[in-house]
RNA sequence: AGAGUUUGAUUCUGGCUCAGAACGAACGCUGGCAGCGUGGAUUAGGCAUGCAAGUCGAACGUGAAGCCGAUGAACAAUCUUUCGGGAGAGUGAUUCGGUGGAAAGUGGCGGAAGGGUGAGUAACGCGUGGGUAACCUACCCCCAAGUUGGGGAUAACCCCGGGAAACCGGGGCUAAUACCGAAUGUGGUCGGAUGUCGCAUGGCAUCUUGACCAAAGGUGCGGAUCCUUCGGGACGUGCCGCUAGGGGAGGGGCCCGCGUGCCAUCAGCUUGUUGGUGAGGUAAUGGCUCACCAAGGCUUACGGCUAGGUGGUCUGAGAGGACGAUCACCCACACUGGGACUGAGACACUGCCCAGACUCCUACGGGAGGCUGCAGUCGAGAAUCAUUCACAAUGCGCGAAAGCGUGAUGAUGCGACGCUGCGUGGAGGAUGACGGCCCUAGGGUUGUAAACUCCUGUCAUGAGGGACAAGCCGCACGGGUGAUAAUACCACCUGUGCCCGAUGGUACCUCAAGAGGAAGCCACGGCUAACUCUGUGCCAGCAGCCGCGGUGAUACAGAGGUGGCAAGCGUUGUUCGGAUUUACUGGGCGUAAAGCGUGCGUAGGUGGUCUCGUGUGUCGGAUGUGAAAGCCCAUGGCUCAACCGUGGAAUUGCAUUCGAAACUGCGGGACUAGAGUGCAGGAGGGGAGAGCGGAAUUCUGGGUGUAGCGGUGAAAUGCGUUGAUAUCCAGAAGAACACCGGUGGCGAAGGCGGCUCUCUGGAAUGUAACUGACACUGAGGCACGAAAGCGUGGGGAGCGAACAGGAUUAGAUACCCUGGUAGUCCACGCCGUAAACGGUGUGCACUUGGUGUGGGUGGUAUUGACCCCAUCCGUGCCGGAGCUAACGCGUUAAGUGCACCGCCUGGGGAGUACGGCCGCAAGGUUAAAACUCAAAGAAAUUGACGGGGGCCCGCACAAGCGGAGGAGCAUGUGGCUCAAUUCGAUGCAACGCGAAGAACCUUACCUGGGUUUGACAUGGUACUGCAUGCCUCCUGAAAGGGAGGAGGCCUUCGAGGGUGUACCACAGGUGCUGCAUGGCUGUCGUCAGUUCGUGCCGUGAGGUGUUGGGUUAAGUCCCGCAACGAACGCAACCCUUGUGUUUAGUUGCCACUCCGGGUGAUGAGCCCGGAAGCACUCUAGACAGACUGCCUGUACAAGCAGGAGGAAGGUGGGGAUGACGUCAAGUCAGUAUGGCCCUUAUGCCCAGGGCUGCACACGUGCUACAAUGGCCGGUACAGUGGGAAGCAAUACCGCGAGGUGGAGCAAAUCCUCAAAACCGGCCCCAGUUCGGAUUGGAGUCUGCAACUCGACUCCAUGAAGUUGGAUUCGCUAGUAAUGCCGUAUCAGCUACGACGGCGUGAAUACGUUCCCGGGCCUUGUACACACCGCCCGUCACAUCAUGAAAGCCGUCUGCACCCGAAGUCGCUGAGCCAACCAUUUAUGGAGGCAGGUGCCGAAGGUGUGGGUGGUGAUUGGGAUGAAGUCGGAACAAGGUA
Repeated sequence: AGAGUUUGAUUCUGGCUCAGAACGAACGCUGGCAGCGUGGAUUAGGCAUGCAAGUCGAACGUGAAGCCGAUGAACAAUCUUUCGGGAGAGUGAUUCGGUGGAAAGUGGCGGAAGGGUGAGUAACGCGUGGGUAACCUACCCCCAAGUUGGGGAUAACCCCGGGAAACCGGGGCUAAUACCGAAUGUGGUCGGAUGUCGCAUGGCAUCUUGACCAAAGGUGCGGAUCCUUCGGGACGUGCCGCUAGGGGAGGGGCCCGCGUGCCAUCAGCUUGUUGGUGAGGUAAUGGCUCACCAAGGCUUACGGCUAGGUGGUCUGAGAGGACGAUCACCCACACUGGGACUGAGACACUGCCCAGACUCCUACGGGAGGCUGCAGUCGAGAAUCAUUCACAAUGCGCGAAAGCGUGAUGAUGCGACGCUGCGUGGAGGAUGACGGCCCUAGGGUUGUAAACUCCUGUCAUGAGGGACAAGCCGCACGGGUGAUAAUACCACCUGUGCCCGAUGGUACCUCAAGAGGAAGCCACGGCUAACUCUGUGCCAGCAGCCGCGGUGAUACAGAGGUGGCAAGCGUUGUUCGGAUUUACUGGGCGUAAAGCGUGCGUAGGUGGUCUCGUGUGUCGGAUGUGAAAGCCCAUGGCUCAACCGUGGAAUUGCAUUCGAAACUGCGGGACUAGAGUGCAGGAGGGGAGAGCGGAAUUCUGGGUGUAGCGGUGAAAUGCGUUGAUAUCCAGAAGAACACCGGUGGCGAAGGCGGCUCUCUGGAAUGUAACUGACACUGAGGCACGAAAGCGUGGGGAGCGAACAGGAUUAGAUACCCUGGUAGUCCACGCCGUAAACGGUGUGCACUUGGUGUGGGUGGUAUUGACCCCAUCCGUGCCGGAGCUAACGCGUUAAGUGCACCGCCUGGGGAGUACGGCCGCAAGGUUAAAACUCAAAGAAAUUGACGGGGGCCCGCACAAGCGGAGGAGCAUGUGGCUCAAUUCGAUGCAACGCGAAGAACCUUACCUGGGUUUGACAUGGUACUGCAUGCCUCCUGAAAGGGAGGAGGCCUUCGAGGGUGUACCACAGGUGCUGCAUGGCUGUCGUCAGUUCGUGCCGUGAGGUGUUGGGUUAAGUCCCGCAACGAACGCAACCCUUGUGUUUAGUUGCCACUCCGGGUGAUGAGCCCGGAAGCACUCUAGACAGACUGCCUGUACAAGCAGGAGGAAGGUGGGGAUGACGUCAAGUCAGUAUGGCCCUUAUGCCCAGGGCUGCACACGUGCUACAAUGGCCGGUACAGUGGGAAGCAAUACCGCGAGGUGGAGCAAAUCCUCAAAACCGGCCCCAGUUCGGAUUGGAGUCUGCAACUCGACUCCAUGAAGUUGGAUUCGCUAGUAAUGCCGUAUCAGCUACGACGGCGUGAAUACGUUCCCGGGCCUUGUACACACCGCCCGUCACAUCAUGAAAGCCGUCUGCACCCGAAGUCGCUGAGCCAACCAUUUAUGGAGGCAGGUGCCGAAGGUGUGGGUGGUGAUUGGGAUGAAGUCGGAACAAGGUA
């Protein structure tokens, strides 16, 4: 720091996605150790149990257990006994005293801290900085004064009573630092006076004979004196308390400036509301509360939703954005709601009262409770720990202190939840083990990895030692100082010793042993580091995005390997980043999303020149603050690190103060360049009203006139004999104003067009008299605002939605036609929208030019003008720089700047829903969300396409000739049938195609019978036998099986070769995939195209070249040109044919010459043969020839047209030759071949059958339908070819197919009949002397075999068919047409097919409008699988989210009213009351209490509104969904732009 994804490719816009970091996390797999952190984020849901706030006996009265002493009931070992008893150690009830101190109580202090949580709160709650002259402050510190003297109760306790309990009532006794008077008053408060200060209210100080206001004691020690209940007290003194003050520290209350979420689809809110006066209340200001008065106050208010705030945390380059766990500060809350009491402090987490919900106990009467303290439990949840140890440390409360308490805290435990550190070993060790995986079978890789050798000893394990944190306090013994009368006590300092550790026998150290106990997770198509095999087969699955998977998946699953991280690794979720994708830093708005339809103008924002002042902003200095922690830097401590300590920096902020004065603001003064006013003459469809005009149209009347008119692609509806259309005259009506007319004018826009008049707005020019910044923009607001539409009333000629009819059409609710109502017009009033567009907001300024045009002015010139020059304003075009993604814009900017406004932030949903506002309505305006997609889009590029355009070509059409389509037959295909009718080919470019030949074979198909190393190849092992083979017999349809026989291998002798049998590797497969392939082929198309190198242009795809002007069959050639060259194609080179020359002359030829023979007449002539010959024909080699070379015309050239010569003329004819590519075209069945499949079968062999099957359909052919013919007879003329298991002559037989026979020939030698044609005759237009199908009979040939299923011959039979609908095919010259011949395959043949050959031998082409195909250029495009494209809407089905909806159910809330708990306050208080006063001792007074009552008041209730959420029959549209229906709206002129 970027990357992927829209396209065929490109640039841009734009969204989506990824790589990073982080987390109080969770889940999956895995898991060795240690340190430091961290851990209920959800139900502020409910809670069992234990603990979390006590302490003080030095405030007070009691005082249990225990112990000691005394007492001694009772029992009793033992001794004694007269057996009646007696003594009796010992035990010991009871009682008393002492000690002891549990426990409860009174009282004090503390329970307002610490700890938890974040529900509420959008607030002075928090943060920051201030104020308090408007305040409080227990404990602590300092100063200074005092602490006198009395009184009456009450709990505990005892007794009685009630109650299940909780607890309560009555009576009696008692203490205090509890309570209550009184005294004193340093002082304080109030009042008064004076002084002084300040910031308004006011503050401070001093004085004052005024008024009011205090207290409590406890404890230690002491020795004279006094008192004594003999304990002690008075007295002295220390300490701790207490009281009234002053000050401080720390803490708090209140107030203020600024900052601190979202929604305007919340725009108005408010009656204690805003202020005043007075009063109450409070520690204190204040409507905080109340009475009265005034009518104010607020404005991002009010309302809704969300949320504790901050230091900070995460991220980020920063600015920002998100968050607010742990730690720290503040706030709020404590089951929910309300309330006060006590107190220095609370409206109080573990206090009280009331109401409510819930839970528990109950004897049913009544009670108890509040974990959002620490643990723990249930629930809900993806999810969050121990019912641990200790007060040793730190801190807090109480205490004089010891000490006690402390789930604060310190520790430990659990959890990989996070950060950090360590380990799981180190070194050596193979041209490299085994195994795994891959393999081209060679090897590669895992991999120095292992084994093995030598070491080390961290962690873990065992053993031993063993901390720091601890020093206080206290105790003992000393020393010193203070206080004091004091050597006592006490306090402080100090020395020595003792005592005290939860963690913990832990950290750490040492020793021992042994590599021993310790590695996983994710990924591997691109982004993104890392690749192969197997399985699967659009299945199973993956996926963050793009996307993988339909038989060769680096994307699924497994494996091997590799990459990454590592005690973790991945996934999910969330935040920031990347995202400059909300743009302050740092974006845009012509066409991508985006300029309001236009103006006027309010607030606001911004604002010309000079000067003075001020000091708001601004800049600088200083001071205070910005808590600590955190971040950063330095340094130090744990072995390092994490972590922690110390110091610094930073904290960009706020406040106060001092200064500066350029800029900005503000105030004063001045100016004229901005702006405005005046004056002057011009331009204009600017607006409003009134009037006038002609042309046209329609209608009415009249005239002329007759059969049509009208309309269309063509028609019809319609009009017309009741007289239309046409034409003439006259009249009526309404609307619009031809020509001029023009990217000309005017207006803000919408818009404005005949002429005249009236009223009226604006702009430009010129002038420079006036004002003196008066300006620009403009949220709201106001006004104007095309067409259509609406309301009322007119008007209505033409046009014309709706509607009707006629056409078109598959349909035609359209396009076309005939009619036609609203409307269009006028007046008034609404509507308020348009592609209201320059798709470009307004204003100002600046920045090269050219050329038109409208208006004005000036200059030169002219008699005057025009022209010309200059200038200002307007309006166009072209272009420079610059800008832009490009297109384009370009002084009329989309350039460069400034000011202000509006608007945009992916596509769809949607400019929709709901709500608000406006409207008579139609509707407008403002304006979402759920859901869904990975795009949607802009510009340009290359193609392709167009019922776009231009140019051009082709038997493409046209012009012709002959066919097909109808018939019969042949053949191929489809279909049907079948055991099988093997398979393939399927528009052109499958269909007489593979097949140049299916009776068996072929043959791949079917049925049946067999066979299994195989019909065929190679190798190995074993048996061994022997060659293999041949012959015979049995069985069988054959194959095969079985039996027998004859003959019996070569050899270097090694069982070597060969062969057989058995077994193992393997063979074999016309089984599948032509969409895995090679090769070959078809087609566009023998069309003229397709590209490259370098250069140049473009951001780029790409363009240029290859386009253009000509020309050609041709990208053929020429010219031009930012191109210059080149390649594959074209052409030529090749073959053949046409002419000539030459060479050669057998098997060819025979003219001339000669010879022989035949015929004839021994002639001529003719025929045959030979010799000679190579002239001719011919054969087959070489060469020549044709090149637009020559001439004329035209043209710049290329070339074209004509001509000459020539056998041939402009490529002479024909062939071979097929560019880059397209069609996943065809072929795995020709061969080859990857993969898959079968292996006693999908292989192999055999027999028979089938491929020939037949209601039918199509293609290709043959034969015909006849007279240009058929038949009969006669007579001619070819060429290509073939021939040995062959072609076969002469001859003979047969009507014939053919047979017999065999000369000749491995061929220019021998064999192989040409037919049409021509000549003559018959037929006479008919289903025939046409036609030959079909069928019967008889044969021939081939072959093992012609039944299924061959060809041919003869005799007989004699079907359809009389020229073929729509439509369609071939052909432009030796062509079509027509006639025959040959050959391959082949035993034979279905051949009428295919491939060739020769004979005879035409017609026509005006031309390129149209059909088809193609080429080039251009244009449009929403196509790129490329028009067989893309794509829209209804309907039907499924799913999803959402709106409406009679209602229904929650929740929040306003208002009105009812009821009204606790409680404060007020009133009352006839009942009750110890302290004080009076007192006659009865009482009274002061004061108070209970009770009652009033205001307020939570919960509750009733009624009525509002907000919000859920649900709802039905209903509306929306979205999505491989192959549904109907059409065909858009994209090309998309077929009606």

Notes: This is a predicted structure of a 1537-nucleotide RNA (small-subunit ribosomal RNA) from a metagenome. RNAcentral holds the sequence, with entries from SILVA. Its mean pLDDT, the model's own confidence on a scale to 100, is 82. Rfam family: Bacterial small subunit ribosomal RNA.